[in-house]
Context: one part of a larger RNA
């Protein structure tokens, strides 16, 4: 900006795009078939390959300061505890929450059922007393064609449909802020006190592996107790402690 009064919300779906894969084995059945040798249409079930799509239960992976553990060297006067530099981005090293992710994990796809047809099979049939699937008519037939299945879809200007609300300093929306199941900006989405968005604080899942003093054994290094402790980013529950102040501003005479 248009959709012919603004607005919130649910839709319908004309169009587009995606998807369509495919093995092997078992049963029917060693059956029909065939002299044997082999060896099945139909149909029924099982595992699978490749290709996708989701996701984070589970098994992994990362998880730049989350927890131990160590090495040199400094510094905090000394011990004892601590920091700080060893990559310009973790000194080294074992773990590791949340997120994010993998044929390195886990769940699902593709089918069927319709319809109209190809190539081919056909009924009935005459032109041409026969014979012909074809010339009037009438059937069967694909992984292929619509359609059925996912998505996006009313700028489909033919601009569509329902519901509500408002009737004008309306209704609604914005700016401002707090944020994240979102993200470059923006946008979306969740909130702004009549509030749990966030951050504290609490509790708790997990995660690290048993702190620091102090007591005890021992000469000491070190053990043991206290202590399955301490500390600890995102997880989940909860609680107004702190911030979502405060005041604006768009919209407004047509139908």
């Nucleotide at each position: 900006c248009g959709u012919u009064g603004g607005a919130a919300a649910u839709u319908u779906g004309a169009g587009c795009a995606g998807g369509g894969c495919u093995u092997u084995c078992c049963c029917u059945a060693g059956u029909a078939c065939g002299a044997g040798a082999g060896g099945a249409c139909c149909g029924g079930g099982a595992a699978g390959g490749a290709c996708g799509a989701a996701c984070c239960u589970c098994u992994g992976g990362u998880g730049u300061a989350c927890c131990a553990g160590u090495u040199g060297u400094c510094g905090c006067g000394u011990c004892a505890g601590c920091g700080g530099c060893a990559a310009g981005a973790a000194g080294c090293u074992g773990g590791g929450u949340a997120g994010c992710u993998a044929c390195c994990g886990u769940u699902c796809g593709g089918u069927a059922a319709u319809g109209a047809u190809a190539a081919c099979c056909g009924c009935u049939g005459a032109a041409a007393g026969c014979a012909u699937c074809u010339a009037a008519g009438c059937g069967g037939g694909a992984a292929g064609c619509a359609a059925g299945c996912u998505g996006c879809a009313a700028g489909a200007u033919a601009a569509g449909a329902u519901u509500u609300c408002c009737u004008c300093u309306a209704a609604g929306a914005u700016c401002c802020c707090u944020g994240a199941c979102a993200g470059a900006c923006u946008a979306u989405c969740a909130g702004g006190u009549u509030g749990a968005u966030a951050g504290g604080c609490c509790a708790u899942a997990g995660g690290u592996g048993u702190a620091c003093g102090c007591a005890c054994a021992g000469u000491a290094a070190u053990g043991u107790g206290u202590u399955u402790a301490g500390c600890c980013g995102a997880g989940u529950g909860g609680u107004a402690c702190u911030a979502a102040u405060g005041a604006u501003u768009c919209g407004u005479a047509g139908a």